[in-house]
Context: one part of a larger RNA
RNA sequence: GGCACAUGGUGGAUGCCUUGGCACUGUAUGGCGAAGAAGGACGCGGUUAACUGCGAAAAGCCUCGGGGAGCUGUAAGCAAGCUUAGAUCCGGGGGUAUCCGAAUGGGGCAACCCGUAUCAGAUAAUACUGGUACAUCCGGCAAUAGUCGGAGGCAAACGCGCUGAACUGAAACAUCUAAGUAAGCGCAGGAAGAGAAAGUAAUAACGAUUUCCUGAGUAGCGGCGAGCGAACGGGAAAGAGCCUAAACCAGACUUAAGUUUGGGGUAGUGGGACUCAGUUGUCUGAGAUUAUUUCAUAGACGAACGAUACUGGAAAGUAUGUCCGCAGAGGGUGACAGGCCCGUAGUCGAAAUGAAAUAAGAUUAGUAUGAGUAUCCCGAGUAGGCCGGGACACGAGAAAUCCUGGUUGAAUCAGCGUGGACCAUCACGUAAGGCUAAAUACAUACAGUGACCGAUAGUGAAGUAGUACCGUGAGGGAAAGGUGAAAAGCACCCCGGGAGGGGAGUGAAAUAGAACCUGAAACCGUGUGCUU
Numbered sequence: 001g002g003c004a005c006a007u008g009g010u011g012g013a014u015g016c017c018u019u020g021g022c023a024c025u026g027u028a029u030g031g032c033g034a035a036g037a038a039g040g041a042c043g044c045g046g047u048u049a050a051c052u053g054c055g056a057a058a059a060g061c062c063u064c065g066g067g068g069a070g071c072u073g074u075a076a077g078c079a080a081g082c083u084u085a086g087a088u089c090c091g092g093g094g095g096u097a098u099c100c101g102a103a104u105g106g107g108g109c110a111a112c113c114c115g116u117a118u119c120a121g122a123u124a125a126u127a128c129u130g131g132u133a134c135a136u137c138c139g140g141c142a143a144u145a146g147u148c149g150g151a152g153g154c155a156a157a158c159g160c161g162c163u164g165a166a167c168u169g170a171a172a173c174a175u176c177u178a179a180g181u182a183a184g185c186g187c188a189g190g191a192a193g194a195g196a197a198a199g200u201a202a203u204a205a206c207g208a209u210u211u212c213c214u215g216a217g218u219a220g221c222g223g224c225g226a227g228c229g230a231a232c233g234g235g236a237a238a239g240a241g242c243c244u245a246a247a248c249c250a251g252a253c254u255u256a257a258g259u260u261u262g263g264g265g266u267a268g269u270g271g272g273a274c275u276c277a278g279u280u281g282u283c284u285g286a287g288a289u290u291a292u293u294u295c296a297u298a299g300a301c302g303a304a305c306g307a308u309a310c311u312g313g314a315a316a317g318u319a320u321g322u323c324c325g326c327a328g329a330g331g332g333u334g335a336c337a338g339g340c341c342c343g344u345a346g347u348c349g350a351a352a353u354g355a356a357a358u359a360a361g362a363u364u365a366g367u368a369u370g371a372g373u374a375u376c377c378c379g380a381g382u383a384g385g386c387c388g389g390g391a392c393a394c395g396a397g398a399a400a401u402c403c404u405g406g407u408u409g410a411a412u413c414a415g416c417g418u419g420g421a422c423c424a425u426c427a428c429g430u431a432a433g434g435c436u437a438a439a440u441a442c443a444u445a446c447a448g449u450g451a452c453c454g455a456u457a458g459u460g461a462a463g464u465a466g467u468a469c470c471g472u473g474a475g476g477g478a479a480a481g482g483u484g485a486a487a488a489g490c491a492c493c494c495c496g497g498g499a500g501g502g503g504a505g506u507g508a509a510a511u512a513g514a515a516c517c518u519g520a521a522a523c524c525g526u527g528u529g530c531u532u
Stems, first nucleotide, its partner, number of pairs: 001531009015517001016482002020453002022450009031154002039100003042055003046078002050074002061094006070082003105114003115134007136151006158189001159187005169176001173223001199206002210237005220228002241435003244379001248263006268413001270378004274372004283366004289360009299348003305321001307320004322339002324328001330342003384408008394420001415430005469476002489516001492503004
């Protein structure tokens, strides 16, 4: 030096565990903000660096409920206290709420500086202290004065609109794709948007919109490449329909043209005006407020061995009995507990605030018919055409349909539009005004579930985590869990300056001693044997 066996160190794999995550289901909720938000700065504790809570009334104040013996947060110790005259704690309402921040009296390098007017305190004082008002824009009040109201900013996703890439794919690349995506901007709402046919169909019909399944990777589009990709129809969820403009009449204003208010009127088997006849009842809606019920925001009650023996450190295990069950979900307890604890099934509960449903309801809105047809009305720079773009699954194509920058430009029911060039026949509908719940999307809270993870996993984050740290900045961004049932966390003695160790003691165990469960391998030793 090698090999073997034994035994250690180092290291932190593996196993087991879970305080934390992830996904889905159900229910509820969907905003906060000039009455100063979101987010911060600085403070507040007997002792206090951090987190949490709070705001100079500062780990808190008042009040109304719950609750019932301990309490002064994480977090020990010491000190000092509170509490059955009900504390701590939980919930409703209220008070306080420094400074910055939309930040709004002016300024500013956020958390700072400086005012004006007025009131009060105090003063020798105009110095000082405290209260109130003082930004901008828009709107109402006939007015530039004054006053009242609104807006502004934030927020994870979902929504609508405007603007709108590139990488990439096409095995290069230009049409195309990625994609109307990302990103930017505006505007919302609890949903948004869409929506009551100028529809879809095809010899039969259907009957607003939205979402899902199917139709279907079909028909099509496409340097017919890469790729893109419907609809009709069928099945489900949900279900709801309405209001105007005009003609005509009346009032007010108006020299004229007309304007305005009220009535009228709203349709496609065309409707209405108008003329005549007839109907005053029915049903429906909005609604301050009131009542009841339910729900939310604290909670309450809640069955059954105090069994015996054995093993063990410990019984919930084993054995023998026994009981409850509308409760044998789950968690905890010194190993595996229906009957030990918390709970569970079931039942009950609110002074206060909020929500929903139902009923009542001052007030208030809407609502029908028949006959006639001469005349009038039925949404105009619109429909349509042409040029240029865009959207439609559809790339200009045979290209209908929809939108519109330019340019033209009708008709009013014997009308007009559509049915994928176009024409005829036929069929369907009635544009150029508006509103509309639900089914749908997303998030948060709570409850529940998981052939989801189990500390290199699962959120980046199971610990002071968007922390430490890095970066001028935008921004990037960690590592780090486990003693034990209980600290019982090793009194005392010895070696040592200490660290550390040896005894003693605790404990079931200390090779569980805090660098603490298990403790693999690499790597480093020690002992013994064999061998060179």

Notes: Model confidence (mean pLDDT): 83 of 100. Large-subunit ribosomal RNA, domain I from a marine sediment metagenome, 532 nucleotides, folded computationally. The full RNA is in RNAcentral, with records from MGnify.